[in-house]
């Protein structure tokens, strides 16, 4: 440098054909008794990387940029 994959909650990740954004863990509250804490129930938590486009409607489709991973090339 070219190609390609990924970017969604604090962390790890789902998200179908474009139609109300989810799970586990963590956190908080309560119950309980087996108490460095465990178990059970509930609750809160989101600029879906950024900008633009298409559309009645975009996490999802298109373009550009940014960040990370991979492959290839270059590196006299």
């Nucleotide at each position: 440098g070219a190609c390609u994959c990924u970017g969604u909650a604090g962390c790890u990740c789902a998200g179908u054909u474009g139609g109300u954004a989810g799970a586990g863990c963590a956190g908080c509250u309560g119950a309980c008794u087996c108490u460095u804490a465990a178990u059970c129930a509930g609750c809160g938590g989101g600029u879906c990387u950024a900008g633009g486009g298409u559309u009645c409607g975009a996490g999802u489709c298109c373009c550009u940029a940014c960040a990370g991973g991979g492959u290839c090339a270059c590196c006299a």
The RNA shown here (transfer RNA) has 76 nucleotides and comes from Flavihumibacter petaseus NBRC 106054. Its Rfam family is "tRNA". Gene Ontology term of the family: triplet codon-amino acid adaptor activity. Lineage of the source: Bacteria > Chitinophagia > Chitinophagales > Flavihumibacter > Flavihumibacter petaseus. The sequence was found in a public genome assembly.